[in-house]
Context: one part of a larger RNA
Order: sequence, then C1' cells, then structure tokens
RNA sequence: CUGGGCGUAAAGGGCUUGUAGGCGGUUCGUUAAGUCCGGUGUGAAAUCUCCCGGCUCAACCGGGAGCGGCCAUCGGAUACUGGCGAGCUAGAGGUGGGCAGAGGAAGGCGGAAUUCCCGGUGUAGCGGUGAAAUGCGUAGAUAUCGGGAGGAACACCAGUGGCGAAGGCGGCCUUCUGGGCCUAUCCUGACGCUGAGGAGCGAAAGCGUGGGGAGCAAACCGGAUUAGAUACCCGGGUAGUCCACGCCCUAAACUGUGGAUGCUAGGUGUGGGGGGUAUCGACCCCCUCUGUGCCGUAGCUAACGCUUUAAGCAUCCCGCCUGGGGAGUACGGCCGCAAGGCUAAAACUC
Repeated sequence: CUGGGCGUAAAGGGCUUGUAGGCGGUUCGUUAAGUCCGGUGUGAAAUCUCCCGGCUCAACCGGGAGCGGCCAUCGGAUACUGGCGAGCUAGAGGUGGGCAGAGGAAGGCGGAAUUCCCGGUGUAGCGGUGAAAUGCGUAGAUAUCGGGAGGAACACCAGUGGCGAAGGCGGCCUUCUGGGCCUAUCCUGACGCUGAGGAGCGAAAGCGUGGGGAGCAAACCGGAUUAGAUACCCGGGUAGUCCACGCCCUAAACUGUGGAUGCUAGGUGUGGGGGGUAUCGACCCCCUCUGUGCCGUAGCUAACGCUUUAAGCAUCCCGCCUGGGGAGUACGGCCGCAAGGCUAAAACUC
C1' cells in the first nucleotide's frame, strides 16, 4: 500500500467561500509523457524455485537453469489518459423580459396587552392553591372609567405555507442589498465539480464597556408539601433576557443522512412560474419546469425503514470510524479577558 464501513450499531466536518491538490463534456489534428509491444544492456555472490550431482540419508555442499526491477536505452503501436493546436454546445456563465418570498441591513410608524404613576367611581376584601399560607388591602387594594410613562413582543392572517448555505427569519412603511425560479434560445465557449490548509458566518447561555429595564426570571429570600424537600406548587426577586460596539464558537448546530453529476414505475396534496385548451373573462381541465409533503414499484437494508427530495444503480472529491471504560480526559501546542474552546494520548481495566 491493499479491506470493510459512516440514518438508528463506532463513524458526515455546524454552514459557506475558496488556495493547493484530485477529478473533468464533445469533434478533429498533432505529440508520444502515462500505457502497451519488441530488441539490447544491466539486474554481483550468497539466499529463493526447479533439475542433476557429492557426503550411507537429510541438514549441508557442488553444478546448471530460472525467477526477481516505478531500471536504463533504442525501435515500434496510438484505443484510452495527459500535453499542444483548432473547433462544437448538451455542462457552466451571461443578456433581455417576468415572478414569488418572515432572505439580510438601516431608519421611521402603529395597535392590543402587561406593569407603574395621576385622577374619578366604589368598599372589604383581593390574590393564590389539590387545599392553604406567605403576599397585597381601610394610609382605600381588587374591580371599573379617564389620562400619562416606559419597555418588550407582534394575536387573527398562519398553512407537513414561504425564504435562507447553515445558524435562523413573522405588525406596517421607506431606503439600501443578497439569492432563487420561469421564459426567450440571443451571447460566451468547458470558463466545470470537489476542496487539505486559510478566511468568513455561526442558536442559546456566557464575558467586556456603555445604555435600557415593562413582563419574565437562574441565583437568592419567604410560604407550602414532605420523614427530609437545598425540588416539583405559591408569593417575592437580582443577574440575564432588550440596544450599541467588541469577544466567546458551543448544541439532539438533527433529515442524527457531506457536496456534485447522470440514470432508474407510478399515484396523490401543496407553494412559485410558463404553455395549451376553454371562456366575454376569471375558474375548471391538460402538459411542463422548479420547490415542499404523503403513499408506493423495482432495488437496497440486520431489521426498522429508504424509495426521482434514495438509504436504489454508478462516477468524482472532501470529512470521519476501527471493542467498552479510562476520556473528548491528562500533557503539550494554538486560541480566549475569563468561562473555556480546538487538537488529542497512555498506564490500568473488562
């Protein structure tokens, strides 16, 4: 080096972008590096294999032949791979036209509700639970009406609906901005795929500085429950949750399923677009592209199940696994303000 694997048994990197590298459509020509054939050279001896022989046999020894190389060189072959040249348009990209969307960023605006404050009405309770109590209330609460302040989140619409690479994204309006889909078949002409490192993004919690703070609520304090109750239930309540900027970089970051391309029965729902049919027109119906669900054939699978959104049939590239515990730990290194993160063993033991 060669094996088998990665939905649930160990195993898909959280996601993207992209460097090196690996891999790469179609036609013609050329080259002959890979590849293949032949010649020559070399491939020491010993060892190894076969044959013959010598010690009574064998080991051992002698002789002969053979094997043995990503080897060198010369000549040749040209299908495939590569190099070079010239084309092509089915991959990829562009252009014109159109469409949907909680995709991202900034600014502004709105209503409902909670809480608090002020005022009115009003009086003895309210609240809470399994039942209670703590708590609040005659210094006038709860309830109710009017006014005000402030913060956070946006009911209905709402949908196995939509958008995004993932994390994720939901009131309305404006500005800036990314991506996708359909259509024309007009342009470029393989410009492609993947991607070790690298870089960027990355829920929540957490950290730094400053702000903000309505509700909720780790910690904490009470009340209950209980044998106890450092809990579950109840009354309070601080960080935090929110904003700006800077860090952290983890997750059941899950479809527990890496990306790309091609191929392989159908049926049925739904989102977006196009075409046809029909009609006065919208619908209906049919075809088609793209997304998202369900069912299911062949096939696959240990089974469960998957099944054109594959876990089927193939090719390319990356990541990862190799018995359980020790351990995602120690040590070292790198990163971080810290918390810690990333990388990652061994003894020992079953």
Predicted 3D model of a 350-nucleotide part of an RNA (small-subunit ribosomal RNA, central domain) from an uncultured bacterium. RNAcentral holds the full RNA, with entries from ENA. The coordinates come from a structure-prediction model, not an experiment, and the mean pLDDT is 88.